[in-house]
Predicted 3D model of a 107-nucleotide RNA (TPP riboswitch aptamer (THI element)) from a Gammaproteobacteria bacterium. The coordinates come from a structure-prediction model, not an experiment, and the mean pLDDT is 75.

RNA sequence: GCACAUCCUGAGGGGUGGCUUCGGCCUGAGAUGUUUUUCUUUGUACUAACAAACCCUUCGAACCUGACCCAGUUAAUACUGGCGUAGGAAUAGGACUACUGACUUUC
Numbered sequence: 001g002c003a004c005a006u007c008c009u010g011a012g013g014g015g016u017g018g019c020u021u022c023g024g025c026c027u028g029a030g031a032u033g034u035u036u037u038u039c040u041u042u043g044u045a046c047u048a049a050c051a052a053a054c055c056c057u058u059c060g061a062a063c064c065u066g067a068c069c070c071a072g073u074u075a076a077u078a079c080u081g082g083c084g085u086a087g088g089a090a091u092a093g094g095a096c097u098a099c100u101g102a103c104u105u106u107c
Stems, first nucleotide, its partner, number of pairs: 001099001006095005011057004017026003032051004038045001039043001063088003069082004
């Protein structure tokens, strides 16, 4: 001087599902809490905000669209494969180290 990985700090992005006898159960990193909007429906519905945890940030499948997609599978979601060298998607700094360059000293 300086990489990958890891860690730290700040910043930013993101989702919150399926089943239910409403007690819970399943998957997952994550399915949380408070407040709130709407209504011919008053709800196990819907909208939004804030907070929390978690995940992800271009080396990007975190997450969104296509998509209430297709095949397998499952109680269902999840999962596996496809779609997919489809379209989008959020970053700066520091620490440490491998490696490397120059110089100095000693043998």